This is a predicted structure of a 73-nucleotide RNA (transfer RNA) from a Candidatus Moraniibacteriota bacterium.
It matches the Rfam family "tRNA". Gene Ontology term of the family: triplet codon-amino acid adaptor activity.
The coordinates come from a structure-prediction model, not an experiment, and the mean pLDDT is 81.
Taxonomically the source falls in Candidatus Moraniibacteriota (Bacteria, Bacteria candidate phyla).
It was read from a public genome assembly.

RNA sequence: GCUCCCGUAGCUCAGGGGAUAGAGCGUCUCUUUGCGGAAGAGGAAGUCGGAGGUUCAAUUCCUCCCGGGAGCA
Numbered sequence: 001g002c003u004c005c006c007g008u009a010g011c012u013c014a015g016g017g018g019a020u021a022g023a024g025c026g027u028c029u030c031u032u033u034g035c036g037g038a039a040g041a042g043g044a045a046g047u048c049g050g051a052g053g054u055u056c057a058a059u060u061c062c063u064c065c066c067g068g069g070a071g072c073a
Base pairs, nucleotide, nucleotide: 001072002071003070004069005068006067007066010025011024012023013022018056027043028042029041030040031039049065050064051063052062053061
């Protein structure tokens, strides 16, 4: 340099045009306990990497850029 894949909550990842954007772990509060853990209940946490385009409607499709990974040279 070329090709391909990935980027969504603190972490690991679902969701591939229309729903209030979700799960597990973590975290916070409460219950329970002599204290903690475990268990149970509830909550917070997201410009969906950035900018443009297509569309009535974009996390999802297209283009460019940024970051990460793999292959080829």